[in-house]
A computed fold for a 73-nucleotide RNA from a Candidatus Pacearchaeota archaeon, annotated as transfer RNA. The RNAcentral record of the sequence draws on ENA. Its Rfam family is "tRNA". From the family's description: Transfer RNA (tRNA) molecules are approximately 80 nucleotides in length. Rfam links the family to the GO term triplet codon-amino acid adaptor activity. The coordinates come from a structure-prediction model, not an experiment, and the mean pLDDT is 80.
């Protein structure tokens, strides 16, 4: 340097264009439950990398860029 595959909470993941205000787990906080922790319940807080484009409508398709992970030399 070409190419090829990937980027969604602090981790781990679901999403196959409209049913999503993105949902599960986990974590983190108040509670309740316990002689205490734990365990188990309840209610909360946390994400689409980044700019464009297509489309009535994008996490989802297409372009570029930034990361990452791989093959070539």
């Nucleotide at each position: 340097a070409g190419c090829c595959c990937u980027g969604u909470a602090g981790u781990c993941u679901a999403g196959c264009g409209g049913u999503c205000u993105a949902g599960g787990a986990u974590u983190c906080g108040a509670c309740c439950c316990u002689u205490u922790g734990g365990c188990g319940g309840u209610c909360g807080a946390g994400a689409c990398c980044c700019c464009g484009g297509u489309u009535c409508g994008a996490a989802u398709c297409c372009g570029g860029g930034c990361g990452g992970g791989g093959c070539u030399a």